[in-house]
RNA sequence: GGAGCGAAAGGGCAAACCCAGCGCAAGUUGGGGACGCAAAGCCACGGGUCCAUUUUGGAUCGCCGAGCUGCAACG
Numbered sequence: 001g002g003a004g005c006g007a008a009a010g011g012g013c014a015a016a017c018c019c020a021g022c023g024c025a026a027g028u029u030g031g032g033g034a035c036g037c038a039a040a041g042c043c044a045c046g047g048g049u050c051c052a053u054u055u056u057g058g059a060u061c062g063c064c065g066a067g068c069u070g071c072a073a074c075g
Stems, first nucleotide, its partner, number of pairs: 005075001012037002017032006035062001041068002045065003048060004
């Protein structure tokens, strides 16, 4: 110097469910709420799954992989 693990501190995100809105739908936005998460940050590139006004589109990154980025880092 590089790589792996991630204690401690400061914090971060927000499942199910409820309310209001958007959408044909899957689903999504805001508020409440916490099941959990060291990338549960971003990205639809590959795979999977789901929807459909169907022959063209849409959703899901808190399903998996890849890419990019980020706080702290005792040992």
Notes
A computed fold for a 75-nucleotide RNA from an uncultured Anaerolineales bacterium, annotated as c-di-GMP-I riboswitch aptamer. Of the family's consensus pairs, 89% are formed in the model. It was read from a public genome assembly, where an Rfam model found it. Its mean pLDDT, the model's own confidence on a scale to 100, is 85.